[in-house]
Molecule: Bacterial large signal recognition particle RNA
Organism: Abditibacteriaceae bacterium
């Protein structure tokens, strides 16, 4: 130095969670990275998985410091978004009171008020007209007899003429019922753009007189209230953003350095 063979050692690693600690099943994040068995109301250890197999195998591949890059994870700060708790009676919205600032409205053709005369509406008597019922009238029907008239037939008296009494029908009437305009009459009515007479004061309106501002209808402004709907504040959960904030950091790059046996050329 070079063939052959073996053994150390590799055969992934990190975060976060859980744990007294350390690993792993189980999530994530990364890579090139074996297999079986155990194992989250958990398996198995104490310098730290436990028990088998297998494949490479002393080097560009294994260990170790150191630098560089850095996925990604978990805090922490500040920000948004959504959802919740609550708080103030602050803004807004809503309601109530004032205010003539501005608009509209109305006024010297004299408003807003005020006095006075009057009427009106109101209330009472009252009258008179409608309604509405009733009575008078009218017109029909209406008494077997106990209303009328007239009375056939029958009845009674009469020698005889005649005459008497009467029932039905006829016709008329009474009570009574049914209709019914106009005229008259009497009652009644919270009916009346009717009439005559008091009365009433809150309201309306007419004229005379004073009188120049009036009016809160819209809008401003104050002020008090309500209400938690919007808005502000504070917490607080979830979820996003971002970070000359913490920490943990895999793969990756370069650097230096360490690391075996055995045989036989």
């Nucleotide at each position: 130095u070079c063939g052959c063979g073996c053994u150390a050692a590799g055969c992934g690693g990190g975060g976060a969670g859980c744990c007294a600690g350390c690993g792993g099943u189980g999530c994530c994040c990364u890579g090139a990275a074996u297999c079986u068995g155990c194992a989250a109301u958990c398996c198995g250890c104490u310098c730290a998985g436990c028990a088998g197999a297998g494949c490479u195998g002393a080097a560009u591949u294994c260990c170790c410091g150191c630098g560089c890059c850095g996925a990604g994870g978990c805090c922490c700060a500040c920000u948004c978004u959504u959802g919740u708790g609550g708080a103030g009676c602050u803004g807004g919205c809503c309601g109530g009171a004032g205010u003539a600032c501005g608009g509209a409205g109305c006024g010297a053709c004299a408003a807003c008020g005020a006095a006075g005369u009057g009427g009106g509406u109101c209330c009472u008597a009252u009258g008179c007209g409608a309604c509405g019922g009733c009575g008078c009238g009218g017109c029909g029907u209406g008494a077997a007899c106990c209303c009328c008239g007239c009375c056939a037939g029958g009845g009674c008296c009469g020698g005889a003429a005649g005459g008497c009494a009467g029932c039905a029908a006829c016709g008329g009437u009474a009570a009574g019922c049914g209709c019914u305009u106009c005229c008259c009459g009497c009652c009644g009515u919270g009916c009346g753009c009717c009439g005559u007479a008091g009365g009433u004061g809150u309201c309306c309106u007419a004229c005379u007189u004073c009188c120049a501002g009036c009016c809160a209808c819209c809008g401003g402004c104050u002020c008090c209230g309500a209400u938690a709907c919007c808005g502000u504040c504070c917490g607080u959960a979830a979820g996003g953003g971002c970070g000359u904030g913490g920490u943990c950091g895999a793969a990756g790059c370069g650097u230096g350095g360490g690391u075996g046996c055995g045989c036989g050329g």